[in-house]
RNA sequence: GGGACGAAAAGGCAAACCAGCCGAAAGGCUGGGACGCAAAGCCACAGGCCUAAGGCGGCAGAUAGCCGCUACGGCGGCUGGGUUGCCGAA
Numbered sequence: 001g002g003g004a005c006g007a008a009a010a011g012g013c014a015a016a017c018c019a020g021c022c023g024a025a026a027g028g029c030u031g032g033g034a035c036g037c038a039a040a041g042c043c044a045c046a047g048g049c050c051u052a053a054g055g056c057g058g059c060a061g062a063u064a065g066c067c068g069c070u071a072c073g074g075c076g077g078c079u080g081g082g083u084u085g086c087c088g089a090a
Stems, first nucleotide, its partner, number of pairs: 005088002012037002017032006035077001041083003045080003048075003054070006
C1' cells in the first nucleotide's frame, strides 16, 4: 500500500408518520421527523414483489359500471450481481 474484517473516532444516510407538489396507481420529489443502516452511495442485468393508465377478454348494456390477464410503469431500505467510497483496533 492492497484485500478481508468491523472495535473506536469523525461524520453520513433517513423508515413510519405529517405537510406541499407530481402521478391513473404503485411510487417519486421537497421540508419536517428518526425505525434503522458499514455502503440504507450509484446502477433495473437476473430473480422476486407492487401498481394496471393503455391494451386484451368477460359480465353488462349506453354521461358509463364491474371482474380477470398484461409493464412499456415502479421498488436499490427484497435478494443476487456490477461499480465507487470514509476510518483503521483485534
This is a predicted structure of a 90-nucleotide RNA (c-di-GMP-I riboswitch aptamer) from a Bacillota bacterium. Model confidence (mean pLDDT): 87 of 100. The organism belongs to Bacillota, within Bacteria. It matches the Rfam family "c-di-GMP-I riboswitch aptamer". About the family: GEMM was predicted in a large-scale screen for bacterial structured RNA regulatory elements.